Predicted 3D model of a 266-nucleotide part of an RNA (large-subunit ribosomal RNA, domain VI) from a Deltaproteobacteria bacterium. Taxonomically the source falls in Myxococcia (Bacteria, Pseudomonadati, Myxococcota).
[in-house]
Context: one part of a larger RNA
RNA sequence: CGAAGGAUACUUGAGGGGCGCUGACUUUAGUACGAGAGGACCGAUUCGGACGCACCGCUGGUGUACCGGUUGUGGCGCCAGCCGCAUUGCCGGGUAGCCAAGUGCGGACGGGAUAACCGCUGAAAGCAUAUAAGCGGGAAGCCCACCCCAAGAUUAGGUAUCCCGGCCGUAAGGCCCUGAAGGCCCCUUCUAGACAAGGAGGUUGAUAGGUCAGAGGUGGAAGCGCUGUAAGGCGUGGAGCUGACUGAUACUAAUUGGCCGUGAGG
Numbered sequence: 001c002g003a004a005g006g007a008u009a010c011u012u013g014a015g016g017g018g019c020g021c022u023g024a025c026u027u028u029a030g031u032a033c034g035a036g037a038g039g040a041c042c043g044a045u046u047c048g049g050a051c052g053c054a055c056c057g058c059u060g061g062u063g064u065a066c067c068g069g070u071u072g073u074g075g076c077g078c079c080a081g082c083c084g085c086a087u088u089g090c091c092g093g094g095u096a097g098c099c100a101a102g103u104g105c106g107g108a109c110g111g112g113a114u115a116a117c118c119g120c121u122g123a124a125a126g127c128a129u130a131u132a133a134g135c136g137g138g139a140a141g142c143c144c145a146c147c148c149c150a151a152g153a154u155u156a157g158g159u160a161u162c163c164c165g166g167c168c169g170u171a172a173g174g175c176c177c178u179g180a181a182g183g184c185c186c187c188u189u190c191u192a193g194a195c196a197a198g199g200a201g202g203u204u205g206a207u208a209g210g211u212c213a214g215a216g217g218u219g220g221a222a223g224c225g226c227u228g229u230a231a232g233g234c235g236u237g238g239a240g241c242u243g244a245c246u247g248a249u250a251c252u253a254a255u256u257g258g259c260c261g262u263g264a265g266g
Base pairs, nucleotide, nucleotide: 001152005163006162007161008160009159010158011157015149016148017147018146021049022048023047024046026044027043033038051106052105053104054103055102059100060099061098062097066093067092068091069090070089071086072085073084074083075082076081110144111143112142117137118136119135120134164265165176166175167174168173177263182260183259184258185257186202187201188200189199190198207253208252209251210249211248212247213246214245216242217241218240223236224235225234226233227232
């Protein structure tokens, strides 16, 4: 920009893409078959491998905004307690998120038309013949089925709902009035995201931050008391601290506003 008014939801599916794998054990059955040795079809289960998709409850990884320990050195006057620097100084753990080695699921079932191949009926050609007329069976393959995208499918589809004036004029249009439904700008943001876009919100408000409570993490704070010559230990006390998680709460910030879009539709 189009889709013959504009808009908001929800859709149909032309078409396209994805997937498509495979082993072993058990059973049927030591059966059919076979002199024996050996040893099935068909069917029914179970357990795997590789691959793919999703997820983070479990097992773990990461986790330089969390907690703790500790070395050297500088600083806060000293002690104590802290802070800076040294790869995050080094080390032990670890929430969310992300992730796999972790967890769940998938290939299927089924239908249709067929290939090689196997048939039925059957003449030409009194026989024979699966073929000439006619009718079946038959693949991991083909078309469906399953998952995803999808009406720029210009053949531009469908359903529901919402919105929109007077006068003049045959009409196109002109004048006056009006600016709907809806959308955007702007702002708070997100398990959405390169930017756009998309989602949730903008006081009739829990969108983000803060605060409060909790979860999870760390692992026993500082101060004080007791004890020991001291290093230290014990008590107060599962203490103190705590990023992303869950909830509550208008304390802070989403203020006030502006713009687009018209008027019944070739």